A computed fold for a 74-nucleotide RNA from Anaerostipes amylophilus, annotated as transfer RNA. Lineage of the source: Bacteria > Bacillati > Bacillota > Lachnospiraceae > Anaerostipes. Rfam family: tRNA. By type it is a transfer RNA. Rfam's curators write: Transfer RNA (tRNA) molecules are approximately 80 nucleotides in length. Gene Ontology term of the family: triplet codon-amino acid adaptor activity. The RNAcentral record of the sequence draws on ENA. The same sequence occurs in records of 2 taxa.

RNA sequence: GGACCACUAGCUCAGAAGGUCAGAGUAAUCGGCUCAUAACCGAUCGGUCCGGGGUUCGAGUCUCUGGUGGUCCA
Numbered sequence: 001g002g003a004c005c006a007c008u009a010g011c012u013c014a015g016a017a018g019g020u021c022a023g024a025g026u027a028a029u030c031g032g033c034u035c036a037u038a039a040c041c042g043a044u045c046g047g048u049c050c051g052g053g054g055u056u057c058g059a060g061u062c063u064c065u066g067g068u069g070g071u072c073c074a
Stems, first nucleotide, its partner, number of pairs: 001073007010026004019057001028044005050066005
């Protein structure tokens, strides 16, 4: 220098063809259970989806550009 992939909750990730929910697990908080702790059960909390444009009635999802990380080639 070139090609490709990823970026969504504190963490690990899902979200097929653009709409009707932004979700799961875990963590945290509260409660239940227990003599008590863990485990287990229930509830709550937590994200304007990496930034900025474009397309569209509508974008996490398409597209352009930038950023960060990774893999490969030179």